This is a predicted structure of a 350-nucleotide part of an RNA (small-subunit ribosomal RNA, central domain) from an uncultured bacterium.
The full RNA is in RNAcentral, with records from ENA and SILVA.

Context: one part of a larger RNA
RNA sequence: UUGGGCGUAAAGAGCGUGUAGGCGGUUCGGUAAGUCAGAUGUGAAAGCCCUGGGCUCAACCCAGGAAGUGCAUUUGAAACUACCAGACUUGAGUACGGGAGAGGAGGGGGGAAUUCCCGGUGUAGAGGUGAAAUUCGUAGAUAUCGGGAGGAAUACCGGUGGCGAAGGCGCCCCUCUGGACCGAUACUGACGCUGAGACGCGAAAGCGUGGGGAGCAAACAGGAUUAGAUACCCUGGUAGUCCACGCCGUAAACGAUGAGCACUAGGUGUAGCGGGUAUUGACCCCUGCUGUGCCGUAGCUAACGCAUUAAGUGCUCCGCCUGGGGAUUACGGUCGCAAGACUAAAACUC
Numbered sequence: 001u002u003g004g005g006c007g008u009a010a011a012g013a014g015c016g017u018g019u020a021g022g023c024g025g026u027u028c029g030g031u032a033a034g035u036c037a038g039a040u041g042u043g044a045a046a047g048c049c050c051u052g053g054g055c056u057c058a059a060c061c062c063a064g065g066a067a068g069u070g071c072a073u074u075u076g077a078a079a080c081u082a083c084c085a086g087a088c089u090u091g092a093g094u095a096c097g098g099g100a101g102a103g104g105a106g107g108g109g110g111g112a113a114u115u116c117c118c119g120g121u122g123u124a125g126a127g128g129u130g131a132a133a134u135u136c137g138u139a140g141a142u143a144u145c146g147g148g149a150g151g152a153a154u155a156c157c158g159g160u161g162g163c164g165a166a167g168g169c170g171c172c173c174c175u176c177u178g179g180a181c182c183g184a185u186a187c188u189g190a191c192g193c194u195g196a197g198a199c200g201c202g203a204a205a206g207c208g209u210g211g212g213g214a215g216c217a218a219a220c221a222g223g224a225u226u227a228g229a230u231a232c233c234c235u236g237g238u239a240g241u242c243c244a245c246g247c248c249g250u251a252a253a254c255g256a257u258g259a260g261c262a263c264u265a266g267g268u269g270u271a272g273c274g275g276g277u278a279u280u281g282a283c284c285c286c287u288g289c290u291g292u293g294c295c296g297u298a299g300c301u302a303a304c305g306c307a308u309u310a311a312g313u314g315c316u317c318c319g320c321c322u323g324g325g326g327a328u329u330a331c332g333g334u335c336g337c338a339a340g341a342c343u344a345a346a347a348c349u350c
Stems, first nucleotide, its partner, number of pairs: 003322004007304002012318001014201004021194003025088003029084003033081002035077008049065006091191001092188004096183003103177007110154001115149007125136002162169002206247006215241002220236004258317006266295011299306002323350003332343004
């Protein structure tokens, strides 16, 4: 619970596609469901309200009137909503021409570095730390040169730079492919917005099957430290990290800020595309659109702060909150191989 809210106090679903539903541009004609007006019927009595009256007053009682927000029928109105028919172009979209991008998928290729293996040179240490030790090394290590193997990641460029709905995406080339932006015309003619369910995507870790395994490294072992040290430091080291296919479906999935539209001072960076001007070479200067930052007016805010990328002013639709704990729980249900996820109480207590 017809209220007030959701950046940080409880509260925006992790993100999209989209069903039902809700909401919806300009104009003309019609209908009359909503809407508005009139009439009629009904709306029991009692009660409430008004007037008058009866008990000495009052409570109480009696009579009359009004009211009864409603419903039904009927007659009208046509502004708005709705519906039917027609028209329009500003919303939305399509075609055309451009440039930008770590957007996605698959395939191929490269160099640097670590490790390991083989060979050469070479000799007693190396490694590691606050200091050490465990560890490696005369069976030749560390260092250095040459050759080889393999896996993973792509220095510089690199940028509050770019792209993507979010998660996220960074060496080079090729193939396939999504989206956004700018420009000038033409076309369609409201085709739109949101979106309960539903469906899809979704970091890391984890799970299943099969590969792969250089480095790193939960667990584990050892060495130190310490009163202890199941840690921090050191030496090792297995899952895992990588690939393919299939699950899981979570996160401080954050801008802790749902999506869309409109309106409301400016200043200054930066990215993409365009117009003007200018040298004819890029710049410079003025200006338009789209994105991304900083500062700031009005306004808002409990304050912090936000401020044309709003947390300002309005509208539409969805999600969510309603004292703390119990409780990101129990039970039940659905999903999952499992781990668990989603949905979601109560007793009790302050």